[in-house]
RNA sequence: GCCGACUUAGCUCAGUGGUAGAGCAUCCGCUUCACACGCGGGGGGUCAGAAGUUCGAAUCUUCUAGUCGGCACCA
Repeated sequence: GCCGACUUAGCUCAGUGGUAGAGCAUCCGCUUCACACGCGGGGGGUCAGAAGUUCGAAUCUUCUAGUCGGCACCA
């Protein structure tokens, strides 16, 4: 340099056009002598950025950035 995949909550991931979710973590309560486990509840998101298509975009298209993999190059 070329090709492909990926980017969603603090972490790991689901969701492929119609109200953004789960597990773990975190906070509060119950439970306990206390802690842990368990049970119930709460908070936490510009869906990587920008533009476009559409009545409507996390989802489709284009560009940019980043991560990973493959190929090529390295006098």